The part of an RNA shown here (small-subunit ribosomal RNA, 5' domain) has 489 nucleotides and comes from a Candidatus Buchananbacteria bacterium. The coordinates come from a structure-prediction model, not an experiment, and the mean pLDDT is 88. It matches the Rfam family "Bacterial small subunit ribosomal RNA". The sequence was found in a public genome assembly.

[in-house]
Context: one part of a larger RNA
RNA sequence: GGAUGAACGCUGGCGGCAUGUCUAAGGCAUGCAAGUCAAGGGGGCCCGCAAGGGCAACCGGCAAACGGGUGCGUAACACAUUGGUAACCUACCUCCGACUGGGGAAUAGCUCCGCGAAAGCGGAAUUAAUACCGCAUAUUCUCUGCCUAUUAUUUAGGUAGAGGAAAGCUCCGGCGGUCGGAGAGGGGCCUAUGGCCUAUCAGCUAGUUGGUGAGGUAAUAGCUCACCAAGGCAAUGACGGGUAGCGGGUGUGAGAGCACGACCCGCCUCACUGGGACUGAGACACUGCCCAGACUCCUACGGGAGGCUGCAGUCAAGAAUAUUCCUCAAUGGGCGAAAGCCUGAAGGAGCAAUGCCGCGUGGUCGAAGAAGCACCUCGGUGCGUAAAGACCUUUUAUAAGGGAAGAACAAAUGACGGUACCUUAUGAAUAAGGGGUUGCUAACUCUGUGCCAGCAGCAGCGGUAAUACAGAGACCCCGAGCGUUAUCC
Numbered sequence: 001g002g003a004u005g006a007a008c009g010c011u012g013g014c015g016g017c018a019u020g021u022c023u024a025a026g027g028c029a030u031g032c033a034a035g036u037c038a039a040g041g042g043g044g045c046c047c048g049c050a051a052g053g054g055c056a057a058c059c060g061g062c063a064a065a066c067g068g069g070u071g072c073g074u075a076a077c078a079c080a081u082u083g084g085u086a087a088c089c090u091a092c093c094u095c096c097g098a099c100u101g102g103g104g105a106a107u108a109g110c111u112c113c114g115c116g117a118a119a120g121c122g123g124a125a126u127u128a129a130u131a132c133c134g135c136a137u138a139u140u141c142u143c144u145g146c147c148u149a150u151u152a153u154u155u156a157g158g159u160a161g162a163g164g165a166a167a168g169c170u171c172c173g174g175c176g177g178u179c180g181g182a183g184a185g186g187g188g189c190c191u192a193u194g195g196c197c198u199a200u201c202a203g204c205u206a207g208u209u210g211g212u213g214a215g216g217u218a219a220u221a222g223c224u225c226a227c228c229a230a231g232g233c234a235a236u237g238a239c240g241g242g243u244a245g246c247g248g249g250u251g252u253g254a255g256a257g258c259a260c261g262a263c264c265c266g267c268c269u270c271a272c273u274g275g276g277a278c279u280g281a282g283a284c285a286c287u288g289c290c291c292a293g294a295c296u297c298c299u300a301c302g303g304g305a306g307g308c309u310g311c312a313g314u315c316a317a318g319a320a321u322a323u324u325c326c327u328c329a330a331u332g333g334g335c336g337a338a339a340g341c342c343u344g345a346a347g348g349a350g351c352a353a354u355g356c357c358g359c360g361u362g363g364u365c366g367a368a369g370a371a372g373c374a375c376c377u378c379g380g381u382g383c384g385u386a387a388a389g390a391c392c393u394u395u396u397a398u399a400a401g402g403g404a405a406g407a408a409c410a411a412a413u414g415a416c417g418g419u420a421c422c423u424u425a426u427g428a429a430u431a432a433g434g435g436g437u438u439g440c441u442a443a444c445u446c447u448g449u450g451c452c453a454g455c456a457g458c459a460g461c462g463g464u465a466a467u468a469c470a471g472a473g474a475c476c477c478c479g480a481g482c483g484u485u486a487u488c489c
Stems, first nucleotide, its partner, number of pairs: 001489004006485005013359006019352002021317001026315003030312003035062003040059002044055004069270001071268001079194003083190003088187003093183008101135001103133002111124005141163009168175002196242003203233003208230008245267004249260004272293005295306004323349001325348003331345001332343004362392004372383004397426006406416001433478005438459003444473005454461002
C1' cells in the first nucleotide's frame, strides 16, 4: 500500500447493487416451512325437486430420499483430476416390441359395545377398490443343464427343462396397467495421482494379510462367518498425537509464491446424543418409526408429548450480525386429465454507511479586501471572493399530475407498486465531517503547563521561551465518511 462476513470511536444527505451470529452443533414460547389426487374406492355430511355441486375423515396412488439449513465429525477414495465396472442399480420421462383373459379371500371407514384424565386403544358385525391373493397365457425375461464361437472367473448364439405379469377410470377426447429391449438423466463400487503440522509419536497389525468354502449385497470385496496358511504396513514416515469439511475459487503479489475457503456453484457430512431397522426405484430418512440416554412440558400420578444446524422470532453467549413482513405475479418443484391446490424454494419489501459504485450539499460576478477571530517587528499580515450583496440554476428535497416493462398463452392474471420513470410548481432552498501538522510524512504559530498533566507506530517529546502535552487560529490529507483495533499478503 492492498484486502475484510469485521468491530469500536466521532460524524452522517440520497440512490443502485451486494452482504449481514465468524461466538454456544447452547436452550427454545408462538406461527408457518409437504402435500396432492373425488377421473382408483365404498360410505358420511351440506345445498338442490332433480340434474348437479360443495366439504373432507378413511382405504388406495404418487410425492414426502427433492427443495432449504449446518460444518459437529472426517487426514478418508471425503474431495479434485484420470480411468474402470466382462462386478452394478435406476421411480418419473422418451423411443421400440408384445400383452391387458378369468376368479377369490379380507380390511379401514360407517354402525354397535367397552377401557382411558388425556394421548389413544380393544371387541363384534358389515363393505369397496388401480389395496391383497391364486389360476391362465408370455417370442422375449430369470434360473439350471448341454452344444458352438470368442475368451478374462465371462460374453454372444442355439437347444432342453423349470419359474414369473397385468387394472382399471373417463366428460369418449383420452388417461392408465404389465412384461421385455434401448436411451436420457441420476446413483453405487473400484483404480492411479494430488493437496496440513508433528519423529520430544518408530515400530504398527488377529479379521490383522492371503487362500478355500459358505453367507450376504443391485454389485466386487474379510463385507460377515467356519477352516487353513503366516502374512500385511513402515524413515518415499507406517502407527500415534494435533488441526481441518474438500474443490471451483477468494485476497495479495510483476510473477513464483504465501494466506484463506464468508456470499454463489459442485461434492461430502450431520439433523437433541447414541444405536437400529422398516417402507420404498431410491433413506438407514431434518419437520417418518423403534430402543436407550440427557433435557423440557402435560397429567386425574396410572401414563403421555416434544426436538428451529428450515423462515421469522426469543433467551443465553459475545466486540458483533436484521422483520414473529408481502406474494405465489414471475422462475422452479410436488400432486392432478384439467381447473387448480401446496411451496418461509423463490420473487420482493423492511432494518444496518457492513461493503462497492454513483450523485449532492450550489453556480457566476463581487473589495487592494467589511465586521469578527488569530498573529504582529504595531507598519501590517492571514482566514479571503470567503461573507454580505447582485444575477442564475434546481441535481437533490417537497407538492401536484401522468405512469410502466417484467405477462408467457386468444382472454384473464403483478406481491413488488401508484414503485421506477416522465411533466409541472416552489425555493439556495433539506444536506459536512473526521484525522493529522518533530522526523519517517503532506501540513506552524500563539497561549497555558513546567519530567507535572499528558503524548507515543518507531525514534522519542515534557524539568519556564515545547512547531511533539492541552486550548486557539492557520494549514495538510481524505470526504458521507474519517480514524483506531484485529487478521492476511